RNA sequence: UCAUGUAGCUCAGUUGGUUAGAGCACAGCACUCAUAACGCUGCGGUCGGUGGUUCAAGUCCACCCAUGAC
Numbered sequence: 001u002c003a004u005g006u007a008g009c010u011c012a013g014u015u016g017g018u019u020a021g022a023g024c025a026c027a028g029c030a031c032u033c034a035u036a037a038c039g040c041u042g043c044g045g046u047c048g049g050u051g052g053u054u055c056a057a058g059u060c061c062a063c064c065c066a067u068g069a070c
Base pairs, nucleotide, nucleotide: 001069002068003067004066005065008024009023010022011021017055026042027041028040029039048064049063050062051061052060
């Protein structure tokens, strides 16, 4: 100087607007002699922090923090 930071993990989130989502994992149910796989349901988020702009911010701006690259 640049990039990234969203669920336990890996990530999406379009020009700022509708309820913040997917896969995996986890729990329950169903299936099975049983386990796994498949299926159904559920749990799980102060969107890194503080402040600002706006009717409205995960999204825009400033600073700070962490990680990575040069």